Glycine riboswitch aptamer from a Chloroflexota bacterium, 104 nucleotides, folded computationally. The coordinates come from a structure-prediction model, not an experiment, and the mean pLDDT is 84. It was read from a public genome assembly, where an Rfam model found it. It matches the Rfam family "Glycine riboswitch aptamer". Rfam's curators write: This family represents the bacterial glycine riboswitch.

């Protein structure tokens, strides 16, 4: 130098303080509803590439070559809302900063 992580600080969106029954002083929680958000995590795919006793096209036969069709691989802050969330706190993708370590 470069690539993937760790711990620490700090920065860090969205959307109900919904309604209903149990608990509880309260909050938190557990069940029922209707609505909403995407940024824990987890699903899904473009292009390109492989593959194929595949179909067609070329070709003297047959390889190449193109076109189809079918299958894998295939990205994210897109997409889905399963999960998670919807006053505070907590968590939060990502970013910085610092520390000590691995890998080439």
């Nucleotide at each position: 130098c470069a690539g993937a992580g760790g711990u620490a600080g700090g920065g860090g969106a969205g959307a109900g303080g919904c309604c209903u029954g149990g608990u509880u002083a309260a909050g938190a929680u557990c069940g029922g509803g209707c609505a909403c958000c995407g940024a824990a995590g987890g699903g899904g795919c473009a292009a390109a590439c492989c593959u194929g006793c595949g179909a067609g096209u070329a070709g003297g036969c047959g390889a190449a070559u193109c076109u189809c069709c079918a299958g894998g691989u295939g990205a994210a802050a897109c997409u889905c809302u399963c999960a998670g969330g919807u006053a505070a706190a907590a968590g939060g993708a990502c970013c910085c900063u610092a520390c000590a370590a691995c890998u080439g």